[in-house]
Context: one part of a larger RNA
RNA sequence: CCCUCUCUAAGGAACUAGGCAAAAUAGCUCCGUAACUUCGGAAGAUGGAGUGCCCUUAUUGUUGAGUCCUUUACGGACAAAGGCAUGAGGGGUCACAGUAAAGAGACCCGGGUGACUGUUUAGUAAAAACACAUCACUCUGCAAAGUCGUAAGACGACGUAUAGGGUGUGACACCUGCCCGGUGCUGGAAGGUUAAGGGAAAAGGUUAGGACUUGAUCCGAAGCUUUGAACCGAAGCCCCAGUAAACGGCGGCCGUAACUAUAACGGUCCUAAGGUAGCGAAAUUCCUUGUGGGGUAAGUUCCCACGCGCACGAAUGGUGUAACAACUUGGGUGCUGUCUCUGGGAGGGACUCG
Numbered sequence: 001c002c003c004u005c006u007c008u009a010a011g012g013a014a015c016u017a018g019g020c021a022a023a024a025u026a027g028c029u030c031c032g033u034a035a036c037u038u039c040g041g042a043a044g045a046u047g048g049a050g051u052g053c054c055c056u057u058a059u060u061g062u063u064g065a066g067u068c069c070u071u072u073a074c075g076g077a078c079a080a081a082g083g084c085a086u087g088a089g090g091g092g093u094c095a096c097a098g099u100a101a102a103g104a105g106a107c108c109c110g111g112g113u114g115a116c117u118g119u120u121u122a123g124u125a126a127a128a129a130c131a132c133a134u135c136a137c138u139c140u141g142c143a144a145a146g147u148c149g150u151a152a153g154a155c156g157a158c159g160u161a162u163a164g165g166g167u168g169u170g171a172c173a174c175c176u177g178c179c180c181g182g183u184g185c186u187g188g189a190a191g192g193u194u195a196a197g198g199g200a201a202a203a204g205g206u207u208a209g210g211a212c213u214u215g216a217u218c219c220g221a222a223g224c225u226u227u228g229a230a231c232c233g234a235a236g237c238c239c240c241a242g243u244a245a246a247c248g249g250c251g252g253c254c255g256u257a258a259c260u261a262u263a264a265c266g267g268u269c270c271u272a273a274g275g276u277a278g279c280g281a282a283a284u285u286c287c288u289u290g291u292g293g294g295g296u297a298a299g300u301u302c303c304c305a306c307g308c309g310c311a312c313g314a315a316u317g318g319u320g321u322a323a324c325a326a327c328u329u330g331g332g333u334g335c336u337g338u339c340u341c342u343g344g345g346a347g348g349g350a351c352u353c354g
Stems, first nucleotide, its partner, number of pairs: 001349007010340002014338001019335001027051005036041001038171001052093005060085004066078004070073001094098001106333007113325002118130002135168006146155003172320004177250003182247002184243005191238003197232002202227005209219003212215001251269005278312001279309001290306005
């Protein structure tokens, strides 16, 4: 010096990113217990008192000797001695200290998030992530939809729309605004476009034959063959509607009131429609340590407000919310070697000698 312990005057978080770690609290009995609340809770809230041993016994529970009677029975009636347990109350007594050792909640007050119990990255993450009950949309009439499989077949389900699949939301309370132009989905069918296929106008190749200027010539039937226009031709797309708890979206400029400032108001442009309620410097705010207030002697964090929201906002849910959380953030009481600021001690190492 390291590790594991133990004590440390005075102070008591001044330490530190942060009370990390340590200390502290602790059992049982009794008293007593706030806001808030979904009336269940919160709650062991917080807080306070007692606790050993000896004597005395009340009380209560249990067991039960005994006495009397007769129909002498495994009977009935009456009484309660004694034992065991329980020990309120009273008295006494010893210590600094009585759950004397050991083991055994620290607590309170705000904010955020997620309702809750649960689940998760076996080996750096336990969470605000996932799940969840709830709510909603959507598909599915049964040989269901959906899924696995080439198929047979199987699951769904020995179920039947109060069922099953998919998607989103995430207890509960109050609510969930506007936009269907785009994308998607559903429905529609007049018209446009449109495949294979049907269809066959027409054209080419070949040549029996014919022609004459008898040629490496021209014409050319039938058959065979190559190509093939018009026309007919479904869904889809175009088109017409519906649909946002489908994917998603939810404006700009200018002026205006008898101080100033601001603009209930007006004008104008654009859009499918221009963000409603509620919340708001927020797990979202760049500027920013915004501004005001609170808490501190002093507060980039925290709480309450304000609102010019760079860039909240309503089931990609909005705002609240009792209970709950090894979650996260701020404050306080208690407590302490975390610190001021170290020091003493024990054991085990390291080190020296052997």
The part of an RNA shown here (large-subunit ribosomal RNA, domain IV) has 354 nucleotides and comes from a marine metagenome.
The prediction has a mean pLDDT of 86.
Rfam family: Bacterial large subunit ribosomal RNA. Rfam links the family to the GO terms structural constituent of ribosome and ribosome.